[in-house]
């Protein structure tokens, strides 16, 4: 340098046939229960989906470029 794959809350993952509020688990905060803790249950906050453009009525999803990571080739 070329090819392929991946990038989604603090962490792990789902969602990739474009359809309208981005879902779940762990963790965090508050509450219930308990003598206290743990466990369990209830509630709350937290992601403009790597970044920037494009297509579209509508993009996490399609296209282009770039950034980061992995594998392969030279």
């Nucleotide at each position: 340098g070329g090819g392929c794959c991946c990038g989604u809350g603090g962490c792990c993952u789902a969602g990739u046939u474009g359809g309208a509020u981005a879902a779940g688990g762990c963790g965090g905060c508050g509450g219930a229960c308990u003598u206290c803790u743990a466990a369990u249950c209830c509630g709350c906050a937290g992601a403009u989906c790597g970044c920037a453009g494009g297509u579209u009525c509508g993009a996490a999803u399609c296209c282009u470029g770039c950034c980061g990571g992995g594998c392969c080739c030279g």